[in-house]
């Protein structure tokens, strides 16, 4: 170095996920790779590696080993979107409350304070006005049982004369009605009224002192408070995108590595 027959090995790999770990069914990426049978409240294993049964291939393009790319997958940030709850905190809103920064009023024609005083509030009395009541007037008021006069009539008397008394007139009492200006007495949801006394806290107001400040409406700031609001912020789910990040990693390329026996 060339033929024949073998062997080991090959006839896919990976990501998640389960799972003490691992392959494998089921998904997903890679791309094209024998065939049966078995598998999710699973199947077989503890291993260069599914198990069981069959086939091709076979010493290199093919099998192993490192190394580079790097689909893809997961983590992990970072950002957006939906949706669906809270209501701690920003925000906003509604209610109070401070402050006096702005804007405005008001103030040397003198503010805010001080001081003397007067109202307003409360007792008491007078006067006045209302109203009741009375006292006064006025009228009316008795079959007998209130008065006066008593016609007629009755009685008593020999007689002069006396008595009692009905009707009527004529008067009154209690009691009825009216008036009630003046007087008395009492009242009050009386009063542009006097006098006096208290009360001094508020708010009005005169006089004086003094001499720049008051007010707090509306805007800013600060605190409270609100079973409002939900934009921010939050806690759950779903999605989508981004990375000199982490980490597994197909396909694909680069280097290197492996046999037996027999004849020429």
């Nucleotide at each position: 170095c060339c033929g024949u027959g073998c062997u080991a090995g090959g006839c896919g790999g990976g990501g998640a996920g389960a799972u003490a770990g691992c392959g494998g069914u089921g998904c997903c990426c890679u791309g094209u790779a024998c065939c049966c049978g078995c598998a999710a409240u699973c199947c077989g294993c503890u291993a260069c590696a599914g198990c069981g049964g069959g086939g091709c291939u076979g010493a290199a393009u093919c099998c192993c080993c490192u190394c580079c790319c790097g689909a893809g997958g997961u983590u992990c940030g970072g950002c957006c979107c939906u949706g669906u709850g809270g209501g701690a905190c920003u925000g906003c809103c509604c209610g109070g409350g401070c402050c006096a920064c702005g804007u405005g009023g008001c103030g040397u024609g003198g503010a805010u304070g001080g001081u003397c005083g007067g109202g307003u509030c409360c007792c008491a009395c007078g006067c006045g006005g209302c109203g009741a009541g009375g006292a006064g007037c006025c009228g009316u008021g008795a079959a007998c049982c209130c008065g006066g006069u008593c016609a007629g009539g009755u009685c008593c008397g020999g007689a002069a004369g006396g008595a009692a008394g009905c009707a009527g007139c004529c008067g009154u009492a209690a009691g009825c009605g009216g008036u009630g200006a003046c007087c008395c007495u009492c009242g009050g949801g009386u009063g542009a009224c006097g006098u006096g006394g208290g009360a001094g806290u508020g708010c009005c107001u005169g006089g004086c002192c003094g001499g720049a400040g008051c007010c707090a409406a509306c805007g800013a700031g600060c605190c409270c408070g609100g079973c409002g609001c939900a934009a921010g912020c939050u806690g759950g789910a779903g999605g989508g995108c981004c990375g000199c990040a982490a980490u597994c990693g197909a396909c694909g390329g680069a280097g290197g590595g492996u046999g037996c026996a027999c004849g020429g």